A computed fold for a 553-nucleotide part of an RNA from a Tepidisphaeraceae bacterium, annotated as large-subunit ribosomal RNA, domain I.
Its mean pLDDT, the model's own confidence on a scale to 100, is 82.
Its Rfam family is "Bacterial large subunit ribosomal RNA".
The RNAcentral record of the full RNA draws on ENA.
The source organism's lineage runs through Bacteria, Pseudomonadati, Planctomycetota, Phycisphaerae and Tepidisphaeraceae.

Context: one part of a larger RNA
């Protein structure tokens, strides 16, 4: 040296736990902000490093409620000092206050700082120092006013109203890739994905046929299942890919303008405004003939509160166990009881229905918020000046630079294709109810429907966020990046990148005292303890090293 043992040291694996995380139902919330957000600086504590609160009123300030004995937030003590049954701490509702930065808004600026205006206050007065108040854009009123007479441009305004930013996804709208796939690659695909942008609600969108069919129908819209990987598009490659229908859900809601045509009201005599009237595919309007007393309602269709009900947001009440053994400890074990509308779950010194917090089950709110089937209310009409129905008459209305057409796209399964439908861009350009559009070139016949204006709840999509409950989900290299000072430390000029670290012990009882000593190490005693488990702390596995012994080179 090397292999075996052993008994240590290192080292933190394993095992056990959970303060953390992951999913999933459900129910609620679905938005904050010029009344100054979201996010930050810096400050605030008797003594304060982080964290929390909080804000020059500053771990806090008032009022109301609950609540009942201790309390001055955590790490986490200590010290020095207070408050509190005349009800503190604490808990909810409301208010108060809330530097400085940040849309940031008076002007600038390298956020958190610099320097004004105007008005006000304090001072006898300057200087200063405090309150207030000055950013743009928009709509709308109101004054003003050009060429150019009336107007219109523009001008002004401490007249109101409103916008600006910030937020997880979901939602609509404008723009829009490329790896990729096609075993290369151009059409094609990946995909109208990703990104970017704009805009908005708590859902958005869609939505009341100029729709789908099919010779038979059905009746808005949206969402699921099926139709069906079907019809079908497709270098007919590679992939793409419906619809009608049927069966669900949920809902059942369907309305309101323009115009004719009446009545005011204005005119530059063109036409405007207002009010009444309609609003549909066997219309309305005007005229003539009849009907006839109720009908509805705040989510559209007209629009407000108030009660009253109920939920939220603090919270109350809540049955029943002793003995005895063995332990450091009893919830174990014997032994006898008891209670249940409660034997879900925590926790208490080992496993507790009857120890505590709780559960079943019941009860509560001054204040401020949500809902609602309710009540009061509210609109229309009521004897004909006309709600609502109905026939007849055909004079008038019934969305135009629009539908079509041509010419370029896009969007449907639909890649030009026989290519219709739907929507765009340039262009051209209709009819007007005896009219008009569609039913996949086209034309005829037949059917369906009424464009060129508008609102519309509920069934769906989502979860940054609150509150319950679960889990053949993680359990410290796992579960979130993050159980720990965590988006911290640390990398990087920067956009960004990005960790490790959890457990003494039922209780600190956290080793008084004493000895060695190189004196804040370490050790030996001696004391706690149930054990040293000794804060480098549960258990303590291997590499790794050490030492003692046995073989061997």
């Nucleotide at each position: 040296g090397g292999u075996g043992u052993a008994u240590g040291g290192u080292g933190g694996a394993u095992g056990u736990c959970u303060u953390g995380g992951c999913a999933u139902c459900g129910a609620g919330a679905g938005g904050c902000g010029a009344c100054g957000a979201a996010a930050g600086a810096c400050g605030u504590g008797g003594a304060a490093g982080c964290c929390u609160g909080c804000g020059a009123u500053a771990a806090g300030c008032c009022u109301c409620g609950g609540g009942g004995a201790g309390c001055c937030g955590g790490c986490a003590a200590u010290c020095a000092g207070g408050c509190a049954u005349u009800g503190a701490u604490c808990c909810g509702a409301g208010g108060a206050u809330u530097u400085c930065u940040g849309a940031a808004u008076g002007c600038g600026g390298a956020a958190a700082c610099g320097c004004g205006g105007c008005g006000g206050a304090g001072c006898a007065a300057c200087c200063c120092u405090c309150c207030g108040u000055c950013a743009c854009c928009g709509c709308u009123c109101g004054c003003u006013g050009a060429a150019u007479g009336c107007a219109u441009a523009g001008g002004c305004g401490a007249a109101g109203c409103g916008g600006g930013g910030c937020g997880a996804a979901c939602g609509c709208g404008g723009g829009g890739a490329a790896c990729u796939g096609a075993a290369a690659c151009a059409u094609c695909u990946a995909a109208g994905u990703a990104c970017c942008c704009g805009c908005a609600g708590g859902a958005a969108a869609a939505g009341a046929a100029a729709g789908a069919g099919a010779c038979a129908u059905c009746g808005a819209u949206u969402c699921c299942g099926u139709c069906a990987g079907u019809a079908g598009c497709g270098g007919c490659g590679a992939g793409c890919g419906a619809a009608a229908g049927c069966g669900g859900a949920a809902a059942u809601a369907g309305c309101c303008c323009a115009a004719a045509c009446c009545g005011g009201g204005a005119u530059u005599c063109g036409u405007c405004c207002c009010g009444g009237g309609g609003u549909u595919g066997c219309g309305g309007a005007a005229g003539c003939a009849c009907u006839g007393a109720g009908g509805g309602g705040u989510u559209a269709c007209a629009a407000a509160g108030c009660c009253g009900u109920u939920c939220u947001u603090a919270g109350c009440c809540g049955a029943a166990c002793c003995g005895u053994c063995u332990g450091g400890a009893a919830a174990g074990g014997c032994g006898g009881a008891c209670c249940a509308c409660a034997g879900c779950g925590g926790g208490u010194g080992a496993c507790a229905g009857u120890c505590c917090c709780g559960u079943a089950g019941g009860c509560g709110a001054a204040a401020a918020g949500g809902a609602c089937a309710g009540g009061c209310c509210c609109c229309c009409g009521u004897u004909a000046a006309c709600a609502u129905g109905u026939g007849c008459u055909c004079u008038c209305c019934a969305g135009a630079g629009u539908a079509g057409c041509g010419c370029g796209a896009g969007g449907c399964u639909c890649g030009u294709g026989a290519a219709a439908c739907c929507u765009c861009g340039c262009g051209u350009g209709a009819a007007g109810c005896g009219g008009g559009c569609c039913g996949g070139a086209c034309c005829a016949c037949c059917g369906g429907c009424c464009a060129a204006g508008g609102c519309u709840a509920a069934a769906u999509a989502c979860u940054c966020c609150u509150c319950g409950a679960u889990g053949a989900c993680c359990g410290a290299u796992a579960g979130u990046g993050g159980a720990c000072a965590a988006g911290u430390a640390g990398g990087g000029c920067g956009a960004u990148u990005g960790a490790a670290c959890g457990a003494u012990g039922a209780a600190a009882a956290g080793c008084a005292c004493g000895g060695c000593u190189a004196c804040u190490a370490g050790c030996c005693g001696a004391g706690u303890g149930a054990a040293a488990a000794g804060c480098a702390c549960c258990u303590g596995a291997a590499a790794c090293c050490a030492u003692g012994c046995a073989c061997u080179u």